RNA sequence: GUGCCGAAAUGGUAAAACCCGGGUAACCGGGUGACACAAAGCUACCAUCCGCAAUGAUGCGGAUAGAGGGGCUGCCGAA
Numbered sequence: 001g002u003g004c005c006g007a008a009a010u011g012g013u014a015a016a017a018c019c020c021g022g023g024u025a026a027c028c029g030g031g032u033g034a035c036a037c038a039a040a041g042c043u044a045c046c047a048u049c050c051g052c053a054a055u056g057a058u059g060c061g062g063a064u065a066g067a068g069g070g071g072c073u074g075c076c077g078a079a
Base pairs, nucleotide, nucleotide: 005077006076012037013036017032018031019030020029021028022027035066041072042071043070045069046068047064048063049062050061051060052059053058
């Protein structure tokens, strides 16, 4: 120095619930909050969910990155 790994420290994110608002829906934004997270950073490729059309196969549009897989990037340095 690199990889595995995860002690300490610095900093970060913010589940549920409640309040206000947006959306037909999935779901989302703001506030309070603090369950957790070393990728809970980014990315809709797989996947899942919603809406519309279709007898259907399926197609089109949308949502989810804090269920999971894939891709890209990345802080610190004890054992």